[in-house]
């Protein structure tokens, strides 16, 4: 330099064009003498700009961070 991968909640992942989920975590309410564990339940996420498209996490282009091979 060049090619090629991933970036979706605090955390590890799913979701591959039509309403963005699960677990764990953390509020908070139940239960208990406490407390841990259990059950209820609420809040928080799509790396940034752009395109295309009635509608983009999803498809294209660029930026950026990492990570993997070549020189």
């Nucleotide at each position: 330099g060049c090619g090629g991968g991933u970036a979706u909640a605090g955390u590890u992942u799913a979701g591959a064009g039509g309403u963005a989920a699960a677990a764990c975590a953390a509020c908070a309410g139940c239960u208990u003498c406490c407390c841990a564990a259990g059950c209820u339940g609420u809040g928080g996420u799509c790396a940034c700009g752009g395109g295309u498209u009635c509608g983009a996490u999803u498809c294209c282009c660029g930026u950026u961070a990492c990570c993997c091979g070549c020189u």

The RNA shown here (transfer RNA) has 71 nucleotides and comes from Christensenellaceae bacterium Phil10. It was read from a public genome assembly. Lineage of the source: Bacteria > Bacillati > Bacillota > Christensenellales > Christensenellaceae.